[in-house]
RNA sequence: GGGAAGACGAUCGCGGCCCGGAAUGCCGGGCUGAGGAAAGUCCGAACACGACAGGACACGGUGGUGGGUAACGCCCACCGGCCCCCCCGGUCGCGGGGUCAGGGAAAGUGCCACAGAAAACAGACCGCCUACGGAGGCCGCUUUUCGGCCUCCCGGCAAGGGUGAAAAGGUGCGGUAAGAGCGCACCGCCCGGCUGGUGACAGUCGGGGCACGGUAAACCCCACCGCGUGCAAGCGCAAGCAGUCCCCGGUGAACACUGUUCACGUCCGUGGUCCGCGGAUCUGAUUCGUCAGCAGGGGACGGGUCGCGUGCUCGAGGCCGUCGGCAACGGCGGUCCGAGAGAAAUGAUCGUCAGCGGCAGCACGCCGCCGGACAGAAUUCGGCUUAUUCCCACCA
Numbered sequence: 001g002g003g004a005a006g007a008c009g010a011u012c013g014c015g016g017c018c019c020g021g022a023a024u025g026c027c028g029g030g031c032u033g034a035g036g037a038a039a040g041u042c043c044g045a046a047c048a049c050g051a052c053a054g055g056a057c058a059c060g061g062u063g064g065u066g067g068g069u070a071a072c073g074c075c076c077a078c079c080g081g082c083c084c085c086c087c088c089g090g091u092c093g094c095g096g097g098g099u100c101a102g103g104g105a106a107a108g109u110g111c112c113a114c115a116g117a118a119a120a121c122a123g124a125c126c127g128c129c130u131a132c133g134g135a136g137g138c139c140g141c142u143u144u145u146c147g148g149c150c151u152c153c154c155g156g157c158a159a160g161g162g163u164g165a166a167a168a169g170g171u172g173c174g175g176u177a178a179g180a181g182c183g184c185a186c187c188g189c190c191c192g193g194c195u196g197g198u199g200a201c202a203g204u205c206g207g208g209g210c211a212c213g214g215u216a217a218a219c220c221c222c223a224c225c226g227c228g229u230g231c232a233a234g235c236g237c238a239a240g241c242a243g244u245c246c247c248c249g250g251u252g253a254a255c256a257c258u259g260u261u262c263a264c265g266u267c268c269g270u271g272g273u274c275c276g277c278g279g280a281u282c283u284g285a286u287u288c289g290u291c292a293g294c295a296g297g298g299g300a301c302g303g304g305u306c307g308c309g310u311g312c313u314c315g316a317g318g319c320c321g322u323c324g325g326c327a328a329c330g331g332c333g334g335u336c337c338g339a340g341a342g343a344a345a346u347g348a349u350c351g352u353c354a355g356c357g358g359c360a361g362c363a364c365g366c367c368g369c370c371g372g373a374c375a376g377a378a379u380u381c382g383g384c385u386u387a388u389u390c391c392c393a394c395c396a
Stems, first nucleotide, its partner, number of pairs: 001392004006353007014033008035374001039385002042383005047230004054275004059226005064078005079102001080100006087093001103221002108219002110215003125161002127157003133153008169187006188210001189208008234310004243301006250264006265281005282293004317336008355369005
């Protein structure tokens, strides 16, 4: 990494559907009944509800390229980095396997302990050189003069050594007082052209001595994606009760003659904010100061219902064949219908095979593995992850 987790018979016991009988509650018969992970609830959806489900921001997710898919953070192929193996063999090179949280460090900010001279606008501890100049010492020489050597200062260096996870591209040659891309060759890096490829990229040619390390599962930048809640979603039937209190609950203009329209404000509508959009903004009285209520919204306390049906299993479905494709997968044709519980059924015992591995053997026998491990549907699918038994293959 791949495959499998099978079948028959008998006895007894359960759930669903169908048929027959019967006195509805019972009997008989047929068919059928838990997995590769049903698990975790980590992703993606179908479906349902939320008045138009819109836009932006915030927030969250993904991250090489291309393809697959209903979609995905999944799958396939390819590219690149790193590691390992194999072949060839002095090198060059071909093939295979594993792994990668594989966009950006030249937009910005932050961090790199200790050690070390110095950790990025980053350096001199040990050292190497030392012309001119200064100080001192020794030696030579015919006194002076002069010459040589040594040490220190001044000065030059970052190639060698040390420290470290990492130290101012790497190796080699030249050059220099000693060195340094200082120069050159090759490699690395940057810019550009051409060829191949859908592309990531690969190859090749030319130019440039060339920006000064790492880190983004640090903040961040870039690209793309994301409405929310969820079958305890929803829909229907039956039954039952009980409400009380508090707060908010508009203004202006125009027309018309008591109604309409517009504007602003307020409230409500999808997880947060804003915008857009939609709905509501009413009635009566008035001494004109206001008062009392409605729709709607918010809050506190209290009461009723935790019943039945539906959703509930025909689906992006399974199997076989064929065509296309490197593959994932898709098209076409045929065929099949295999849980639907409702506190939760799908079980137990006995026997016989099948399949796999080993020994032996030439079709028979023996041993082991398996009715074993992990484990039990609850709306349904596509994945991932975790748990575990047996067999096969490959690598270390």
The RNA shown here (Bacterial RNase P class A) has 396 nucleotides and comes from a Phycisphaerales bacterium. The prediction has a mean pLDDT of 77. It matches the Rfam family "Bacterial RNase P class A". Rfam classes the family as a ribozyme.